[in-house]
């Protein structure tokens, strides 16, 4: 110093360029003598900055942080 993979709600882990989702977990009713279990609903998310394009998590530049190979 080069090569390549990754970065999505509190945790995981999905998404052919066209309405961000699943489970889990918080919060709230519900049940029940109470607690859990269960059932309903609610919150909360695209790593930063350009660009492309009618429309980006997805293309393309740059960087930041992880991590793996060569040297």
């Nucleotide at each position: 110093g080069g090569c390549g993979a990754g970065a999505u709600c509190g945790a995981a882990u999905a998404a052919u360029g066209g309405g961000a989702g699943u489970u889990c977990g918080c919060u709230g009713g519900g049940c029940u003598c109470a607690u859990g279990c269960c059932c309903c609903a609610u919150u909360g998310g695209u790593g930063u900055a350009g660009g492309u394009u009618c429309g980006a998590g997805u293309c393309c530049u740059a960087c930041u942080c992880u991590u793996g190979c060569c040297a």
This is a predicted structure of a 71-nucleotide RNA (transfer RNA) from Dictyostelium firmibasis. It matches the Rfam family "tRNA". Its family is annotated with triplet codon-amino acid adaptor activity in the Gene Ontology. The coordinates come from a structure-prediction model, not an experiment, and the mean pLDDT is 81.